[in-house]
Context: one part of a larger RNA
RNA sequence: AAUAGGUUAGGGAACUCGGCAAAAAAUCAGGCGUAACUUAGGGAUAAGCCUUGCCUCAGCAAUGAGGCUGCAACGAAAGACUCUCUACUGACUGUUUAACAAAAACAUAGCUCCGUGCUAACUCCAAAAGAGGAUGUAUACGGGGUGAUGCCUGGCCAGUGUCGGAAGGUUAACAGAAGCAGCGCAAGCUUCUUCUCGAAGCCCCGAUGAACGCCGGCAGUAACUAUAACUGUCCUAUGGUAGCGAAAUUCCUUGGCACAUAAGUAGUGUCCCGCACGAAUGGCAUAACAAGUGGAGAACUGUCCCAACCAUUAACCCGGUGAACUUACAAAGGGAGUGAAGAUGCUCUCUACCCGCACCAAGACGGAAAGACCCUAUGAAGCUUUACUAUAGGUUGUCGUUGUUGUACGAUUUUACUUGCUCAGUAUAGCUGGGAGACUUUGAUAUUAGAUCCUUGGAUCUAAUGGAGUCAUCUUUGAGAUACCAGCCUAGUACUAUUGUAUAACUAACUUGAACUUAACUCGUUCAAAAACAGCGGCUGCUGGGUAGUUUAACUGGGGCGGUUGCCUCCUAAAUGGUAACGGAGGCGUCUAAUGGUCGGCUUAGCUCGGAUGGAAAUCGAGCCUCAAAGUACAAAAGCAUAAGCCGGCUUAACUGCAAGACCUACAAGUUACGCAGAUACGAAAGUAGAGUUUAGUGAACCGAUGCAUGGAUGUGGAUCCUGCAAAGACCAACGGAUAAAAGUUACUCUAGGGAUAACAGGCUGAUCUUGCCCAAGCGUUCAUAGCGACGGCAGGGUUUGGCACCUCGAUGUCGGCUCGUCUUUUCCUGGGGGUGUAGUAGCUCCCAAGGGUUGUUCUGUUCGCACAAUAAAAAGGCACGCGAGCUGGGUUCAGAACGUCGUGAGACAGUUCGGUCCUUAUCUGGUGUGGGCGCGCGAAUUUUGAUGGAGCGGAUCUCUAGUACGAGAGGACCGAGAUCCAUGUGCCUCUGGUGUACCGGCUGUUCUGCCAAGAGCAUUGUCGGGUAGCUACGCAUAGUUUAGAUAACCGCUGAAAGCAUAUAAGUGGGAAGCUGUUCCAAAGAUAAGAAUUCGUUUCAUAGUUUACUAUGAUGAAGGUUCCUUGAAGACUACAAGGUAUAUAUCAAUUGUUUGAGCUUGCUCUUUCAUGAGAUUUAUAGGCCAUAGGUGUAAGGAUAGUAAUAUUUUCAGCCAAGUGGUACUAAUCAACCAAAU
Repeated sequence: AAUAGGUUAGGGAACUCGGCAAAAAAUCAGGCGUAACUUAGGGAUAAGCCUUGCCUCAGCAAUGAGGCUGCAACGAAAGACUCUCUACUGACUGUUUAACAAAAACAUAGCUCCGUGCUAACUCCAAAAGAGGAUGUAUACGGGGUGAUGCCUGGCCAGUGUCGGAAGGUUAACAGAAGCAGCGCAAGCUUCUUCUCGAAGCCCCGAUGAACGCCGGCAGUAACUAUAACUGUCCUAUGGUAGCGAAAUUCCUUGGCACAUAAGUAGUGUCCCGCACGAAUGGCAUAACAAGUGGAGAACUGUCCCAACCAUUAACCCGGUGAACUUACAAAGGGAGUGAAGAUGCUCUCUACCCGCACCAAGACGGAAAGACCCUAUGAAGCUUUACUAUAGGUUGUCGUUGUUGUACGAUUUUACUUGCUCAGUAUAGCUGGGAGACUUUGAUAUUAGAUCCUUGGAUCUAAUGGAGUCAUCUUUGAGAUACCAGCCUAGUACUAUUGUAUAACUAACUUGAACUUAACUCGUUCAAAAACAGCGGCUGCUGGGUAGUUUAACUGGGGCGGUUGCCUCCUAAAUGGUAACGGAGGCGUCUAAUGGUCGGCUUAGCUCGGAUGGAAAUCGAGCCUCAAAGUACAAAAGCAUAAGCCGGCUUAACUGCAAGACCUACAAGUUACGCAGAUACGAAAGUAGAGUUUAGUGAACCGAUGCAUGGAUGUGGAUCCUGCAAAGACCAACGGAUAAAAGUUACUCUAGGGAUAACAGGCUGAUCUUGCCCAAGCGUUCAUAGCGACGGCAGGGUUUGGCACCUCGAUGUCGGCUCGUCUUUUCCUGGGGGUGUAGUAGCUCCCAAGGGUUGUUCUGUUCGCACAAUAAAAAGGCACGCGAGCUGGGUUCAGAACGUCGUGAGACAGUUCGGUCCUUAUCUGGUGUGGGCGCGCGAAUUUUGAUGGAGCGGAUCUCUAGUACGAGAGGACCGAGAUCCAUGUGCCUCUGGUGUACCGGCUGUUCUGCCAAGAGCAUUGUCGGGUAGCUACGCAUAGUUUAGAUAACCGCUGAAAGCAUAUAAGUGGGAAGCUGUUCCAAAGAUAAGAAUUCGUUUCAUAGUUUACUAUGAUGAAGGUUCCUUGAAGACUACAAGGUAUAUAUCAAUUGUUUGAGCUUGCUCUUUCAUGAGAUUUAUAGGCCAUAGGUGUAAGGAUAGUAAUAUUUUCAGCCAAGUGGUACUAAUCAACCAAAU
């Protein structure tokens, strides 16, 4: 120092993120009393007040009356709550992250929507059967949302979803038909194409919000201003209604106002500019409830001012036992520097005898965990979705299982019957052929009625009337001529047959139920229901994050966002070429049949003058100027007048097959080109021409398709196929192109790595920041410089924001606070000075100066800031934004949850909000203490010097001088003298207090001492009231005094260089809280080990031939130690005090023993030794005595009283550590070191 606990004067939340923790009060005992609000139940034990023991009497009792004691009577313990006011959230009881979150999250009753008619929907396992739902049946069951209750729940159906609809469009398999082609003797088969048929779905139409969701902008306007009931306009599916509102939602923001406080980033009320409330993703209100989250108050307190004492356990010491972490090495210091940029290990220097023990934690970028943040990986996983691709499931059609019959409709078909209108032409000419006649009493022309068709004119047919002719040939018209016959076409009607669709009926497949049978059945029988549907199987379209596998680029002064990604031109580019950057500028992803080729010709732009409309510029003329200031299809550069520019003629070389040699170059690509052959254009010819003045105008392979080929081709011929040449298909633009086909999220996360790469800190830099200086335009009445100082310039610092990415990602813990400091000075105060636009006071400014000091509180996590109150002043910074192996954990920054906003969603937010595990036994360095060893040239004891190091150093107020100097007055000093106080330090305990679990007393319960009385134990020391010593502060005392020396700024004296001047050059003074001493502390390991005084150094034996001396062994001086008794000393050690007695001498008695003698034979005398007693000497501790002091009048007895109790004996009894005295007990027995180089 810690730890579970006890007490604390005065104050009473000032502590702190926050009354955390603790304390206090209250305590299901009685009596009284109880507010707002309310869902009328509650709230409520609200709150608040009183009583509580014992004795006597009365009463059955509750209880009442009277009395008694103490500081205190539910006297200890046990036994639900501290209370009040107020806001938010959630109605409530309940549930939850076992082990960091108990909550506002979940649930809940209630409300609502959707689904479900029973073989129910739905769910589970599953191949199926089956099971749950449910032995339930819409007042039931399943699912979603909301979340008691009260008042309510607005608008929008454009998007998405769901439901409904079916006319049309589109649409698969199947089916039908046709066709090219191929094979085959054929039957037929095959590939492909087209048409028809063909469902759901989608398109389409509508409904639906307590489905997913959404719910505007601009401008003008009222008789002050302001505002806008009002108006206009644009857009939209509709433009947010009620209610609420700086809110769990408000960025700006600490919004404005009010309350509360001395002071309020918090809180409450209100306002409304709602960044970004809002109506069952519910809105608003709400009694009750809550280990929920804010705010205020009462009470209470060691939370604090400001800490103290006591006690427990650990620690420490001794005995026993006995781990772990860690560890490259170890002979492991400070400073400055260096250095992979923060050194025990390098350089320089300083310091340092060797070794422990107890403590502290500043460092060892301490330990622990291959960093969880960040980035990277063609890493992983979870989750999401309108990413891609599949798929379970659902659904659709078709075929099979699968049968019969009818009706309607469609298609095809048989037979029969009809139908056919350009103009012209008698007029409704289908086509072709035959044809000169045909029809007619078996009833012609005609008329009437009806039916069908219709081009509205008629055609055909039927019936009736009627009673004899009608048509063709001819003529005309026309492409075609008509009567009549035959075949056929278009369109249609009826019928037959086939087929399809729809529908109706049937029963025998299939399915189901019941009954019977049976031990039983998925067996069988019968009946019934249903029925070719369903179910099942194949194929098929749609749907399908329900499930699965994957993808989701790189560059990048970290990553993300942004930008970019290929090609061309210029600069950068450093005079060949080449050359980077998220360096500076621009272009391209074409165009042209002439804008190509050739032959011939021409010269532009600009300026001046003249000239109709006509202007600065149109076109015309003249001149000037001239390498070009124009033009060039387009960017830029290079080029071009001999023109590559402009115009005209003729034309197609914008050709085919090649190609020496070069350039460029990793490759692949790219570029240039002499020349040869063929065929050609222009030109008289020489010649020129294989596009364009040049450099951009682009894409490798694979893949399939096309054209050409006297190519190849596995028995031959074919077919298919392959190959060669040619050309086409890519914003494969992430442009050397991963696939035919691909987006997100992770704070639930994981792995591998990275200091190759970010956040903190350090480093470098110093734009920014900050400080100073230079110049001096101007301000300052005048006057640049009392005080300021523009436009500019130059330095310093390394506190800001940055830049860079150098150490650290096999971990350097991050803001703020607390604690403890230390350093710097660019000085806030205090000290000394210069100037002043200094009268004094008070200031402003500059110089010197770092000794000391530099407050408390409200709010906020805050640093900061604002406010309040005092102050001499409330200075600025560094120290890993000093300090988490020292504390805290409010903020930030994991997992839960909510709001606003964004997102389809998973989720996200330097937005907000509630909640949320801080480990480590100290090895080394360092530090604070405390010892041992050895040294200090003999051994000791005591006392010192002081090299050196450290500590300390403060300020204010008042009084006097003096109401003086100064000043018109108001006001009001310097210098000097004194008093007091504040803060700080040190020491102490007389006083005042605290504590005082070893003292005294009171009290309760209970057990025991046999009982009464009196006591003891236990109940936190049981509790309550006091309290000695010691220790302590809140108490007392005391300190910073004094001066000396050298100085700073500054002020001087004398004085030259420089006949002057000059404080300086020689010389010589003054001058500060600062410096060195003076003061206090440590201090000779000050290895340079200092000084003084005093004490001791003897004797014996052996050996060396003797003396002297030496060696060895004894002896044991001075002195010391172990040891013992102790301590206001102390962890241990150490330190301090003491150790009477190896002692001396004497006296008498006792007992035992020894020697000798005597006789009475068990007694006497003598003698030795011991024992014992007394006196003197030792007071260290205990004991005892006395006393201080504390408590407060013991027990027992007596007396009074019915008793509780009181009085008296009795200021008694008891009493720890204090003081004094006293050897009764214990300081025993002993041992060791040590005498001269």
The part of an RNA shown here (large-subunit ribosomal RNA, half B) has 1237 nucleotides and comes from a candidate division SR1 bacterium. Its mean pLDDT, the model's own confidence on a scale to 100, is 82. It was read from a public genome assembly.